[in-house]
A computed fold for a 344-nucleotide part of an RNA from Chloropicon sp. RCC4434, annotated as large-subunit ribosomal RNA, domain IV. The coordinates come from a structure-prediction model, not an experiment, and the mean pLDDT is 84. Its Rfam family is "Bacterial large subunit ribosomal RNA". Gene Ontology terms of the family: structural constituent of ribosome and ribosome. The gene name in the source record is rnl. Taxonomically the source falls in Chloropicon (Eukaryota, Viridiplantae, Chlorophyta, Chloropicales).
Context: one part of a larger RNA
RNA sequence: CCAUCUUUAAGGAACUCGGCAAAUUGACUCCGUAACUUCGGGAGAAGGAGGACCUGUCGCUUAAACUUAAACGACGGGUGGCACAGAAUUGGGAGGAACAACUGUUUACCAAAAACACAGGACUUUGCCGAAAGCGAAAGCUGAUGUAUAAAGUCUGACGCCUGCCCGGUGCUGGAUGUUGAAAGGGAGGGGUGCGUGCAUUUAAUGUACAAGCUCUGAACGGAUAGCCCAGUAAACGGCGGUCGUAACUCUAACGAUCCUAAGGUAGCGAAAUUCCUUGUUCACUAAUUAUGGACCUGCAUGAAUGGCGUAAUGAUUCCUCCGCUGUCUCAAAGAUGGAUUUG
Repeated sequence: CCAUCUUUAAGGAACUCGGCAAAUUGACUCCGUAACUUCGGGAGAAGGAGGACCUGUCGCUUAAACUUAAACGACGGGUGGCACAGAAUUGGGAGGAACAACUGUUUACCAAAAACACAGGACUUUGCCGAAAGCGAAAGCUGAUGUAUAAAGUCUGACGCCUGCCCGGUGCUGGAUGUUGAAAGGGAGGGGUGCGUGCAUUUAAUGUACAAGCUCUGAACGGAUAGCCCAGUAAACGGCGGUCGUAACUCUAACGAUCCUAAGGUAGCGAAAUUCCUUGUUCACUAAUUAUGGACCUGCAUGAAUGGCGUAAUGAUUCCUCCGCUGUCUCAAAGAUGGAUUUG
């Protein structure tokens, strides 16, 4: 010096991102126990008291057997020690807020959480059950030896109060008298070639027209459960405005005007796990607070199952405060054990 421990005057969180670490508390018996609450809880709330040993009386229980013994308890009297749960094991507590209802699950080896799950809620699909959905070239299997009080998918996430407006876009579902219309089908018509013949010009030869065949092309018509179209649907994906003016000081604007939109954000909540400006303003807490709590609303950029707002209980969650407690600190010191180092 390192590790693990023990103790410490006075102070007692002044330490620090933060009481991290340590200390306090502690088992048992008795008394006592608040707000709130889903009446179960909260609760071991909190906060108090007791204890060893000797001895007396009483009670009670059990054994033996009719009054003894033992155990336990209550109430008295006394004794000793610094200390009587004499060692060890063995909750610190309280208040406020955020989030998640809860028990549970998770990143084996840096994250245990507010993430996942959850009971409950809702929507959609599935009844030509050989179901929908899924696995598999297929046979077949799962679903299920189930049958809509069932099964699957998606979202939300106990409970309480609720869940507003928009179907223009995207998606899904339905409709169909219209419209577009792929490939297949269809084959009007057109082109090429063309034996041979006709015609024209001309000496031969050339040009031109035409059958069948072959070949190139090809209009109408026809044609999808598709598109357009027409409806519905938001606990489907999603979205939910601007400008100007106006009231007997001022300010503000219940009110009016205007533009745009599918509709212009309702109830709630709000500087929030969301607020940039921002240490917003104000009240409380402090000697002093970018923190915290209560309000305000000017919401850069809240908002209703992408759930909104509350909520008892719960939480190795996060933040703020208080009591107790302490070597965290003021500010260090002494000691123990084991290492390291040095010398032998």